[in-house]
Context: one part of a larger RNA
RNA sequence: GAUUGAACGCUGGCGGUAGGCUUAACACAUGCAAGUCGAGCGGUAACAGAGAAUAGCUUGCUAUUCUGCUGACGAGCGGCGGAGGAGGGAGUAACGCGUAGGAAACUGCCUGGGAGUGGGGGGGAUAGCCCAGAGAAAUUAGGAUUCAUACCGCAUACGCCCUACGGGGGAAAAGGGGCUUCGGCUCUUGCUAUCAGAUGUGCCUGCGUAAGAUUAGCUAGUUGGUGAGGUAAUGGCUCACCAAGGCGACGAUCUUUAGCUGGUCUGAGAGGAUGAUCAGCCACACUGGAACUGAGACACGGUCCAGACUCCUACGGGAGGCAGCAGUGGGGAAUAUUGCACAAUGGGCGAAAGCCUGAUGCAGCCAUACCGCGUGUGUGAAGAAGGCUUUCGGGUUGUAAAGCACUUUCAGUAGGGAGGAAGGCCAAGUAGUUAAUGCCUGCUUGGUAUUGACGUUACCCGCAGAAGAAGCACCGGCUAACUCCGUGCCAGCAGCCGCGGUAAUACGGAGGGUGCAAGCGUUAAUC
Numbered sequence: 001g002a003u004u005g006a007a008c009g010c011u012g013g014c015g016g017u018a019g020g021c022u023u024a025a026c027a028c029a030u031g032c033a034a035g036u037c038g039a040g041c042g043g044u045a046a047c048a049g050a051g052a053a054u055a056g057c058u059u060g061c062u063a064u065u066c067u068g069c070u071g072a073c074g075a076g077c078g079g080c081g082g083a084g085g086a087g088g089g090a091g092u093a094a095c096g097c098g099u100a101g102g103a104a105a106c107u108g109c110c111u112g113g114g115a116g117u118g119g120g121g122g123g124g125a126u127a128g129c130c131c132a133g134a135g136a137a138a139u140u141a142g143g144a145u146u147c148a149u150a151c152c153g154c155a156u157a158c159g160c161c162c163u164a165c166g167g168g169g170g171a172a173a174a175g176g177g178g179c180u181u182c183g184g185c186u187c188u189u190g191c192u193a194u195c196a197g198a199u200g201u202g203c204c205u206g207c208g209u210a211a212g213a214u215u216a217g218c219u220a221g222u223u224g225g226u227g228a229g230g231u232a233a234u235g236g237c238u239c240a241c242c243a244a245g246g247c248g249a250c251g252a253u254c255u256u257u258a259g260c261u262g263g264u265c266u267g268a269g270a271g272g273a274u275g276a277u278c279a280g281c282c283a284c285a286c287u288g289g290a291a292c293u294g295a296g297a298c299a300c301g302g303u304c305c306a307g308a309c310u311c312c313u314a315c316g317g318g319a320g321g322c323a324g325c326a327g328u329g330g331g332g333a334a335u336a337u338u339g340c341a342c343a344a345u346g347g348g349c350g351a352a353a354g355c356c357u358g359a360u361g362c363a364g365c366c367a368u369a370c371c372g373c374g375u376g377u378g379u380g381a382a383g384a385a386g387g388c389u390u391u392c393g394g395g396u397u398g399u400a401a402a403g404c405a406c407u408u409u410c411a412g413u414a415g416g417g418a419g420g421a422a423g424g425c426c427a428a429g430u431a432g433u434u435a436a437u438g439c440c441u442g443c444u445u446g447g448u449a450u451u452g453a454c455g456u457u458a459c460c461c462g463c464a465g466a467a468g469a470a471g472c473a474c475c476g477g478c479u480a481a482c483u484c485c486g487u488g489c490c491a492g493c494a495g496c497c498g499c500g501g502u503a504a505u506a507c508g509g510a511g512g513g514u515g516c517a518a519g520c521g522u523u524a525a526u527c
Base pairs, nucleotide, nucleotide: 001527002526003525004524006523007522008521009520010519013373014372015371016370017369018368019366020365021331026329027328028327030326031325032324035080036079037078040077041076043073044072047071048070049069050067051066052065053064054063055062056061057060087284089282096209097208098207099206100205101204102203105201106200110197111196112195115194118191120154122152123151129143130142132140160168161167162166173189174188175187176186177185179184210256211255212254217247218246219245222244223243224242225241226240227239228238229237259281260280261279262278263274264273265272266271286307287306288305289304290303309320310319311318312317337363339362340361341360345359346357347356348355349354376406377405378404379403386397387396388395389394410468412463413462415460416459420454425447426446427445428444429443430442431441432440471516472515473514474513475512476497477496478495482511483510484509485508486507492499493498
C1' cells in the first nucleotide's frame, strides 16, 4: 500500500447492489418447512345442492329425518413423490477430492411424430366399520363384512435368462364419444415382456493433494492362488484349503491438524495466504449400531435396538430430536423478522383445473462492504462583530458570515403510471385420428371475465421553501499540516526513534492548519 463474513470508539442525510453466528456439530418453547391423485377403489364423517317423508303454520317457507342422486370429500385401501429441494462441516490425510483413463454393472420418471410384443381366463383375502381392555398416547387382541390399477395362480411368450437336451419367467384397467344385432368399434391415458438412447449411480487404475523421524519398523484375511458363497457388478467382499507373502528412508506405521475443488486475497511475476457468499463433489443428521421398503437409502422432518438428555403419566406405560425457515436461552468482541406471496422461475402429484412448496421471489433490520448523489449556487470589503494572536501598528479566522440575486437534485407532499404476464378458460375455423361432421390432440383467430406478493413499484409531473442533512483523525521526524495557555520526569503520550525535570510545534486545552469524508480512526488478520 492492498484486502476482510470483521469488531470497538466518535459521528451519521438518501438511494442502488451484495453480504450478515467465523464462537457451543450447545440445548431448544411455539408456528410452519412434503405432499398429491375421486380420470385406481369401497364409500359418505363434514359442507353445499337436489329429491322424498313428517311436523308447524304467516300456503310456500321453517324445522327434523332419510336417500351418495349431484358438486365435492374426513378417515381408509392403492399409486407416485417423501433418496429431490433446504442445512451446517463433526468426522475424513482417504480413490475423499482434482485430473486423465478404464471394464465386470444397474438405471423409476423421460425419448425412439411410441422402435417392436402382448393385453385371454380365474381366485382368495384385507383396511375402512363394530366391540373390549386403559385417564391419555403409541397401540394390542377379538368379531362380522367388502372393493380395486392391492395380492395370488392358470394360459400364451419369437425376442429375454439359464446347465442350451430341455427348462424358467408377464400383465390392469380407467375415462370420453357415437353406434348397437348387447358380442363389439374408436380415441386418450395407464399396464406387461423386449431393444436402443438419454440421464443418474455403483466399481477399478495412473498422477497430484498438510505437518512431525524428539514416530523406524508395520501387517494373520495380512499378500497371493484354487474352489465356493455373496453382490446389479469386479474383487479376501466373505468362507474352506494351500503357499508365505505384502508395505517401508522415493518415509510405511504412529501422532497432530484439516472437508476437497472451481475460486478468493495479495503480488510485476514466480510465489505466499485462504476455501465466507455462488457453483461441483464428499461425508453427516441427538450419540452408537442395524436392516426393511424401493429403480434409487442403510434414509435430516421413516422403522428397530442400545445410550445420554428432556417431557407426560391415574405408575401399568408412553413421547421427542431446528447442522430446514423464523424464533428462544447459552457461549461470545460479534452477526437480522416468531414478516408477505406462490404473481414469476423451478420442483412433487394430477388428464386437467388445481393443491402443496420457509425452494424461490420479495419485504423488514444492520454504514458490514462496494458504487452513486446530496448537505446549496452566484455575488458580496464596512475586510463588520466575536474568537485567537500581537513587536499593540497590526495580523488571522475571511468572501467566510450578514446582505442581495437565484436554483430545488435528494428527503417531504399531491397526482399520473410502465415492465416483470406468459399462460389458463370459452367459442369458431382448420389439420390429424376415426365408420364418424362425436370425443381427443396440434395450429390459427376471436372473445369473455381476468391472474402481481413486491406496491403508496421503477419512472414522469405539480407544489413549497435554503428550507431537513458533517464529521473524524492528525499537525517533532518518518508524514501533508504551528502558535498561545496550563502542567513541571508529575499528569500523561508513543507504530519506531523518542517527548515531559518552568519558555514542551511531541502531555492537556484553545485558535489556526492538514488529510479523508457519511464516514473517520483504532484493534485483529493475510499478502
Molecule: small-subunit ribosomal RNA, 5' domain
Organism: uncultured prokaryote